[in-house]
Context: one part of a larger RNA
RNA sequence: GAACGAACGCUGGCGGCAUGCCUAAUACAUGCAAGUCGAACGGGCUUUAGGGGCUUGCUCCUGAAGCUAGUGGCGGACGGGUGAGUAACGCGUGGGAACCUGCCUGGCAGUGGGGAAUAACCGCGGGAAACUGCGGCUAAUACCGCAUACGCCCCGAAAGGGGGAAAGAUUCAUCGCUGUCGGAGGGGCCCGCGUCGGAUUAGCUAGUUGGCGGGGUAACGGCCCACCAAGGCAACGAUCAGUAGCUGGUCUGAGAGGAUGAUCAGCCACACGGGCACUGAGACACGGGCCCGACUCCUACGGGAGGCAGCAGUAGGGAAUAUUGGACAAUGGGGGCAACCCUGAUCCAGCAAUGCCGCGUGAGUGAAGAAGGCCUUCGGGUUGUAAAGCUCUUUCACCCGUGACGAUGAUGACGGUAACGGGAGAAGAAGCCCCGGCUAACUCCGUGCCAGCAGCCGCGGUAAUACGGAGGGUGCAAGCGUUAUCC
Numbered sequence: 001g002a003a004c005g006a007a008c009g010c011u012g013g014c015g016g017c018a019u020g021c022c023u024a025a026u027a028c029a030u031g032c033a034a035g036u037c038g039a040a041c042g043g044g045c046u047u048u049a050g051g052g053g054c055u056u057g058c059u060c061c062u063g064a065a066g067c068u069a070g071u072g073g074c075g076g077a078c079g080g081g082u083g084a085g086u087a088a089c090g091c092g093u094g095g096g097a098a099c100c101u102g103c104c105u106g107g108c109a110g111u112g113g114g115g116a117a118u119a120a121c122c123g124c125g126g127g128a129a130a131c132u133g134c135g136g137c138u139a140a141u142a143c144c145g146c147a148u149a150c151g152c153c154c155c156g157a158a159a160g161g162g163g164g165a166a167a168g169a170u171u172c173a174u175c176g177c178u179g180u181c182g183g184a185g186g187g188g189c190c191c192g193c194g195u196c197g198g199a200u201u202a203g204c205u206a207g208u209u210g211g212c213g214g215g216g217u218a219a220c221g222g223c224c225c226a227c228c229a230a231g232g233c234a235a236c237g238a239u240c241a242g243u244a245g246c247u248g249g250u251c252u253g254a255g256a257g258g259a260u261g262a263u264c265a266g267c268c269a270c271a272c273g274g275g276c277a278c279u280g281a282g283a284c285a286c287g288g289g290c291c292c293g294a295c296u297c298c299u300a301c302g303g304g305a306g307g308c309a310g311c312a313g314u315a316g317g318g319a320a321u322a323u324u325g326g327a328c329a330a331u332g333g334g335g336g337c338a339a340c341c342c343u344g345a346u347c348c349a350g351c352a353a354u355g356c357c358g359c360g361u362g363a364g365u366g367a368a369g370a371a372g373g374c375c376u377u378c379g380g381g382u383u384g385u386a387a388a389g390c391u392c393u394u395u396c397a398c399c400c401g402u403g404a405c406g407a408u409g410a411u412g413a414c415g416g417u418a419a420c421g422g423g424a425g426a427a428g429a430a431g432c433c434c435c436g437g438c439u440a441a442c443u444c445c446g447u448g449c450c451a452g453c454a455g456c457c458g459c460g461g462u463a464a465u466a467c468g469g470a471g472g473g474u475g476c477a478a479g480c481g482u483u484a485u486c487c
Base pairs, nucleotide, nucleotide: 001487003485006483007482008481009480010479013359014358015357016356017355018354019352020351021317026315027314028313030312031311032310035074036073037072040071041070043068044067045066046065047064048063049062050061051060052059053058081270082269083268090195091194092193093192094191095190096189099187100186101185104183105182106181107180108179109178110177111176112146114144115143121136122135123134124133125132126131152163153162154161155160168175169174196242198240203233204232205231208230209229210228211227213225214224215223245267246266247265248264249260250259251258252257272293273292274291275290276289295306296305297304298303323349325348326347327346331345332343333342334341335340362392363391364390365389372383373382374381375380396428398423399422400421401420402419406414431476432475434473435472436457437456438455442471443470444469445468446467452459453458
């Protein structure tokens, strides 16, 4: 000098765009953050049309509309958060073969005929609650056989043999279902190279290294197991202990390099601590399940409930970091044929000079060089065209009116916002650091090695341009200084 997710001190007018718990991966009150489909299904409730019974407000039949707990489907594996762990094929880059893939997309071929249950519901129970037991009824795109099989899977050289599927709904345009071969996108796995410092860590290793056979997986593999062999790694740093998410990037620098990894984007890991599997195309699953543990809460003491590293918000910690806001209008996501519903993703608004950028705080004229202040050699000098005065202008802010783009036809949270037109009036808007040298800017008073200053050198012990005040001056400016850190 430059930089910053900064903080602190003094000061503070406006706008645009960004950014905002770096500390305790500490604990969390409250609300919201993942639902949706009645065009899969049986029921229930409400309203209603027609008809019957008819006690005139009840009941039965048929139909329609709406809502809905439950069964079922898809989604909850995305999106959002955090950086604890991890020195690792985790990441980056370049390759590879033994794999999977719901929804989407292209092709081919199908969608036949049966069965048995079970929630809801009803009845009877248990429990303070959470919840739960028994009996009975019932539907399906839920479940299970049978049939069929171009292609598919297994055995086989072939011939051939064996095995395996489906679901219907509708307002009749459609949406689905099954098998299989491709595609796209996504994912799992393996390898080369690269990836912090410590040797005051020198030896490490028994599923360890390899083989054979098996198990397991979507898939290769000591991934796991039995047996066999005795290997494997290491001074080109194994092992151990420390530190750390990695990258695109960011800061600095002429570059080489150094430092760094907030915001945005890609990957990884985690979801109270630890372990485990289930379901599923996909999880070993943040707002699913089970077990152990710590903690908190409820309890009728028998037993139960919970997990903000989602968005707000609270306590705590800290030098320090925001609203318990609005809307699904846009973009995107989930469900649905759709209408639409959900979406703290997102888009906006609020708060903060936290940063960057822009603008303003007036312009011209004005010498009796006014008054006042300060200095003075007492002549004067300086503040200083500065002020006043006169003549103008109205950016921004303020008041009134009109009023968007963002939305291809409808739909606008933002927002009566931006912008535009009109109006009033210089009116509402300047500070901070410094002035011994480095380093740009000097005098007076006070103080008297005191009080104090200080980045380094150093100032202060009676004339201090270095301390404190004042006048004056330099620099920067809605900021200016200080501190921390990096180059």